Predicted 3D model of RNase P RNA and transfer RNA as a complex of 423 nucleotides. The coordinates come from a structure-prediction model, not an experiment, and the mean pLDDT is 76.
[in-house]
RNA sequence: UGAGUAUGCCGGGUGAUCGCGCACGAGAGAAACGUGUGAGGAAAGUCCGAGCAUCGCAGGGCAAGGGUGCCGGAUAACGUCCGGCGGAGGCGACUCCAGGGAUAGUGCAACAGAGAGAUACCGCGAAGGCGCGCCAUGCGCGCCCGCAAGGAUGGAAAGGCGAGGUAAGAGCUCACCAGCGGCUUGGCGACUUGCCGGCUAUGUAAACCCCACCCGAUGCAAGAUUGAUUGUGGAACACAUGUGGCGGCCCGUCACGUUCCCGGGUAAUCGCUGGAGCUGUCCGGCAACGGGCAGACUAGAUAGAUGGUCACCCAAGACAGAACUCGGCUUACAGACAUGCUCAUCCG
RNA sequence: UGGGGUGUAGCCAAGCGGUAAGGCACGGGACUUUGACUCCCGCAUUCGUAGGUUCGAGCCCUGCCACCCCAGCCA
Numbered sequence: 001u002g003a004g005u006a007u008g009c010c011g012g013g014u015g016a017u018c019g020c021g022c023a024c025g026a027g028a029g030a031a032a033c034g035u036g037u038g039a040g041g042a043a044a045g046u047c048c049g050a051g052c053a054u055c056g057c058a059g060g061g062c063a064a065g066g067g068u069g070c071c072g073g074a075u076a077a078c079g080u081c082c083g084g085c086g087g088a089g090g091c092g093a094c095u096c097c098a099g100g101g102a103u104a105g106u107g108c109a110a111c112a113g114a115g116a117g118a119u120a121c122c123g124c125g126a127a128g129g130c131g132c133g134c135c136a137u138g139c140g141c142g143c144c145c146g147c148a149a150g151g152a153u154g155g156a157a158a159g160g161c162g163a164g165g166u167a168a169g170a171g172c173u174c175a176c177c178a179g180c181g182g183c184u185u186g187g188c189g190a191c192u193u194g195c196c197g198g199c200u201a202u203g204u205a206a207a208c209c210c211c212a213c214c215c216g217a218u219g220c221a222a223g224a225u226u227g228a229u230u231g232u233g234g235a236a237c238a239c240a241u242g243u244g245g246c247g248g249c250c251c252g253u254c255a256c257g258u259u260c261c262c263g264g265g266u267a268a269u270c271g272c273u274g275g276a277g278c279u280g281u282c283c284g285g286c287a288a289c290g291g292g293c294a295g296a297c298u299a300g301a302u303a304g305a306u307g308g309u310c311a312c313c314c315a316a317g318a319c320a321g322a323a324c325u326c327g328g329c330u331u332a333c334a335g336a337c338a339u340g341c342u343c344a345u346c347c348g
Numbered sequence: 349u350g351g352g353g354u355g356u357a358g359c360c361a362a363g364c365g366g367u368a369a370g371g372c373a374c375g376g377g378a379c380u381u382u383g384a385c386u387c388c389c390g391c392a393u394u395c396g397u398a399g400g401u402u403c404g405a406g407c408c409c410u411g412c413c414a415c416c417c418c419a420g421c422c423a
């Protein structure tokens, strides 16, 4: 200098002017006036985890269903995060993996192919049996038979490769490699080191399933309080061994009709924003994170504010707009910056 | 704001993980003097989209996109 990789951070600024929400001041007043303040890293998707609220105490039992899935840790919790293990990719920094169990059982593997958990189409063989022929201790042919090495099919053919062995062959035997089981070294553990054993076990669990652990339901239109307006309207079912609160059953408990249709009304206050939060610094920890100290801090609407115009500056402004609140994940995003590391080339 | 559902041809749609039925419409042909009816043939390079699992995905899993439906209180 170029290429790359990981992590973090910013994502227009200043001034003028017009306008909007909220709070406070003053005011008889919700008018007008003054002062202050007013979107994001994703406010988004609503995919996970919680707080909070109601339902019965959040469950008491049973059944069913759903979720998670290498190991250890972090956390209020998690499907998130951190550190490892194993596997895959990259020269490398580094990245990616739904990564428990296929000797508990069941299912599936179309087409092709002889055969998909079994088999013999081509092929190899002539040791054994039977038959026939001949130049007859044998040879040849056919059938039975033996084999699974080679061919062919397939994503996959009952370990791979080499040697021995054999009629031909085969873990039949042996060496090496892979896998499985046992013992063993190191590690909290996933796993790993070495030795031994028999000789072999197809794939699929993002198929049912098994194992371990977790999960009550509904969501701020939850819900609480106050207030206004109203029909003896209609239909169906039930009327206590019943129905509902309470999504399956039982128990328990409370209420006594329940559901639908038509008609009437629909305001206010609270929930509502100060928090498992943010910034700085020190300590512990490889890290996620935890602890101490100090500091700063009012978006809170309810048809829904946070905007428009002009001027100047630069790198020329992307994706995008809160609606109960947090922790994550995922997705969208013009451009800019910082730090660590890697590779290549050149110079000293 | 919260909850639920659906995407297969121009339209309606079927589809045990095994290579996309059927109908209407459309195009070509036959029949007819011509048209309609009827008959025959054709018409999806791929199931909203991007990945993954699997030998194999419309189907199973994950992300994204588009569209549709429902609502509380007095009671």
Stems, first nucleotide, its partner, number of pairs: 001344008010335001012313007020038006040319001044330002047328005052219004060250003065215005070084005085099001086097004100210002105208002107204003121151002123147003128144007159177002162174003178200001180197004186191001223270004231262001233261005242256004264422003278295007314317001349419007358372003366403001374390005396412005
Rfam match: Bacterial RNase P class A. It is annotated as a ribozyme.